[in-house]
RNA sequence: GCAAAACUUAGGGGCGGAGUGCAAUUCUCCACCGGCAGUAUAGUCUGCGAAGGUACAGCAAUGUACCCCGAAUGGGUGUAACUCCCAUACCGACGGUUAAAGUCCGGACGAGAUAAGUAUUUA
Numbered sequence: 001g002c003a004a005a006a007c008u009u010a011g012g013g014g015c016g017g018a019g020u021g022c023a024a025u026u027c028u029c030c031a032c033c034g035g036c037a038g039u040a041u042a043g044u045c046u047g048c049g050a051a052g053g054u055a056c057a058g059c060a061a062u063g064u065a066c067c068c069c070g071a072a073u074g075g076g077u078g079u080a081a082c083u084c085c086c087a088u089a090c091c092g093a094c095g096g097u098u099a100a101a102g103u104c105c106g107g108a109c110g111a112g113a114u115a116a117g118u119a120u121u122u123a
Base pairs, nucleotide, nucleotide: 003121004120006118007117008116009115010114016030017029018028019027032102033092034091035048036047037046038045043090044089052067053066054065055064056063057062072088073087074086075085076084094106095105096104
């Protein structure tokens, strides 16, 4: 240095102002936010994770497999950018709620892509 299996830790942000109304952080106008890996730096490219669904197994907790899984264009620079710069757009699970939620409350002190580290073994 390579490989294997084990353990530890970390691991998602955002409603501020105005209006209407009996009632809205849910509607309207303005504002605000952006998980992980790859790649010239990415919410909108490629892949992954979370959420949701179906089937099977199990007393159950739960596990496995499959399904589902949003949204960007134009111009500029450059060897190289759907990633940078300029402009203008767009997207956002499920359940709850005096009124419809990306931002409030809840499942969740959960799960998790992944990142860092510890000591060990083998060749």